[in-house]
Context: one part of a larger RNA
Molecule: small-subunit ribosomal RNA, central domain
Organism: Trichopus zeylanicus subsp. travancoricus
RNA sequence: UUGGGCAUAAAGCAUCUAUAGGUGGCUUUUCAAGUUUGCUAUCAAAUCCCUAGGCUCAACCCUGGACCGGAGGUGGAAACUACCAAGCUGGAGUACAGUAGGGGCAGAGGGAAUUUCCGGUGGAGCGGUGAAAUGCGUAGAGAUCAAAAAGAACACCAACGGCGAAAGCACUCUGCUGGACUGACAUUGACACUGAGAGAUGAAAGCUAGGGGAGCAAAUGGGAUUAGAUACCCUAGUAGUCCUAGCCGUAAAUGAUGGAUACUAGGCGCUAUGCAUAUCGACCCAUGCAGUGCUAUAGCUAAUGUGUUAAGUUUCCUUCCUGGGGAGUACGUUCACAAGAAUGAAACUC
Numbered sequence: 001u002u003g004g005g006c007a008u009a010a011a012g013c014a015u016c017u018a019u020a021g022g023u024g025g026c027u028u029u030u031c032a033a034g035u036u037u038g039c040u041a042u043c044a045a046a047u048c049c050c051u052a053g054g055c056u057c058a059a060c061c062c063u064g065g066a067c068c069g070g071a072g073g074u075g076g077a078a079a080c081u082a083c084c085a086a087g088c089u090g091g092a093g094u095a096c097a098g099u100a101g102g103g104g105c106a107g108a109g110g111g112a113a114u115u116u117c118c119g120g121u122g123g124a125g126c127g128g129u130g131a132a133a134u135g136c137g138u139a140g141a142g143a144u145c146a147a148a149a150a151g152a153a154c155a156c157c158a159a160c161g162g163c164g165a166a167a168g169c170a171c172u173c174u175g176c177u178g179g180a181c182u183g184a185c186a187u188u189g190a191c192a193c194u195g196a197g198a199g200a201u202g203a204a205a206g207c208u209a210g211g212g213g214a215g216c217a218a219a220u221g222g223g224a225u226u227a228g229a230u231a232c233c234c235u236a237g238u239a240g241u242c243c244u245a246g247c248c249g250u251a252a253a254u255g256a257u258g259g260a261u262a263c264u265a266g267g268c269g270c271u272a273u274g275c276a277u278a279u280c281g282a283c284c285c286a287u288g289c290a291g292u293g294c295u296a297u298a299g300c301u302a303a304u305g306u307g308u309u310a311a312g313u314u315u316c317c318u319u320c321c322u323g324g325g326g327a328g329u330a331c332g333u334u335c336a337c338a339a340g341a342a343u344g345a346a347a348c349u350c
Base pairs, nucleotide, nucleotide: 004321005320007304008303012318014201015200016199017198021194022193023192025088026087027086028085033081034080035077036076037075038074039073040072042070043069049065050064053061054060091191092188093187094186096183097182098181099180103177104176105175106174107173108172109171110154114150115149116148119145120144121143125136126135162169163168206247207246208245209244210243211242215241216240220236221235222234223233258317259316260315262313263312266295267294268293269292270291271290273288274287299306300305323350324349325348332343333342334341335340
């Protein structure tokens, strides 16, 4: 490279936006680049193949033909692709009327609990464990009542539920703001899909600076356990966890399943919404669209399973894979304050 693949065997980038590129709806026209076809000349000889002949045959030599698979010139065709011009509305947008939502950012407010502190009552234990001890307590603990302060998280509602590109998002209210869905009729008229490089976002931990520090808690001290116990258990406890401004750029970042389009049995739910029906009104019943679940046919699959939310059947674009270990290591380069991240071998060995 060809061919084959990427849920679980190696393999879908953590997620999105978008440049180049690739691909691209319907109708009519132009043109003839791709496409297709005729003619023409050419591709030295030898070789190879076919045919006829000569050495007694053969090898060998020799006659004629074919081959050479293209590239060139010239004439024609116009279905498809490209191009030119004009149009269309189904793809895609815009405008309008509504709807749902823990989508995002900022500000304000709230109660329960915890800890500390102050005061009252009270008077001997509390705490902890498998059992204990370290620890706290007559300098008054624990218990209980009232006042104060602080920080962090928001019970019930809560769901098989909702929103977001993903990470993620939940006490209440307000302001600003992004997206989605439904509906009907306008409007633009292919404006689309994907996307190498590139850019943006990106849990937790970690880093820098300044705050904050209730609870929890790496490290660490002590008590136990044990042969030992640098652990599991207990008692303390610092970074951290929280906020602001930057950095880091990784996760089993998972649906272990890239995105888009169309098609292909049903049944049972839930969420948002439309229409019809019904009614005083709401249910009920029938049905459309978008999402989210369960089950199952055909098909697919090595099987498990999947199955209109495909892992089925088509087309387009893209990342990635090629035996195990060595190794996501070494070296080099780029990025980072660092920790490290990205890219990424070979020898050797089975």